[in-house]
RNA sequence: CGCCGGGUCCCGAGCAAGGGGGCGGCGUGAACCUGGUCAGGCCCGGAAGGGAGCAGCCAUAAGCGUGCGGCUUCUUGUGCCCGGGGUGCCUGGUGGGU
Numbered sequence: 001c002g003c004c005g006g007g008u009c010c011c012g013a014g015c016a017a018g019g020g021g022g023c024g025g026c027g028u029g030a031a032c033c034u035g036g037u038c039a040g041g042c043c044c045g046g047a048a049g050g051g052a053g054c055a056g057c058c059a060u061a062a063g064c065g066u067g068c069g070g071c072u073u074c075u076u077g078u079g080c081c082c083g084g085g086g087u088g089c090c091u092g093g094u095g096g097g098u
Stems, first nucleotide, its partner, number of pairs: 001095008009085004014080003017076007024068001025066004034059004042051003
């Protein structure tokens, strides 16, 4: 001095991870002002029967909760990987010259 490569740096893509939002799932969820079923009691009736209906039970709204191997979106001084760029810095190998 030449050649080949690695790291650093910059750009882009992918996968994963962390975090936020929305939707969904699940759970919870109303003394009465939701629904259903309505013991007892109440009302109507001579009776048969009928009516409203508290508690309880079931379901559910808003709300709340949720690490729920869900979907989606945004984000990241996280990890891995791929492609490209610089020819600046660090570094390995190799060839040649003095």

Bacterial small signal recognition particle RNA from a Planctomycetota bacterium, 98 nucleotides, folded computationally.
The sequence was found by an Rfam model in a public genome assembly.
Its Rfam family is "Bacterial small signal recognition particle RNA". It is annotated as a non-coding RNA gene.
Model confidence (mean pLDDT): 76 of 100.